[in-house]
RNA sequence: UAACUUGUUUUCUAGGGUUCCGCAGUUCGCUGGUCUGGUCCGAGAGAAAACGCAGUCUAGAGACUGUACCACGGAGGGAUAAAAGCCCGGGAGAA
Numbered sequence: 001u002a003a004c005u006u007g008u009u010u011u012c013u014a015g016g017g018u019u020c021c022g023c024a025g026u027u028c029g030c031u032g033g034u035c036u037g038g039u040c041c042g043a044g045a046g047a048a049a050a051c052g053c054a055g056u057c058u059a060g061a062g063a064c065u066g067u068a069c070c071a072c073g074g075a076g077g078g079a080u081a082a083a084a085g086c087c088c089g090g091g092a093g094a095a
Stems, first nucleotide, its partner, number of pairs: 007051006015041002020038002022035001023032003052067006070090001072093001076088003
């Protein structure tokens, strides 16, 4: 100086707000997340499982083992009712 990527899905958690439910208030029209909550959204840098991948064994079906280590990070924009550790994005930048 240049390049290189970190497999996918599901469930859950940290976290997040306010469509719906509940709750509270009300001039009964509505208002309030400056309401613990249910529904809901939800992690590259959180957890688990399944699949996938690699290796070994096996006539085959399949079985067993491995899948490690690291991961600082704006501003801005986007979706949804809305927000976010969501998406842009293991982005820019830093190291």
Guanidine-I riboswitch aptamer from Sporomusa sphaeroides DSM 2875, 95 nucleotides, folded computationally. The RNAcentral record of the sequence draws on Rfam and Ribocentre. The organism belongs to Sporomusa sphaeroides, within Bacteria.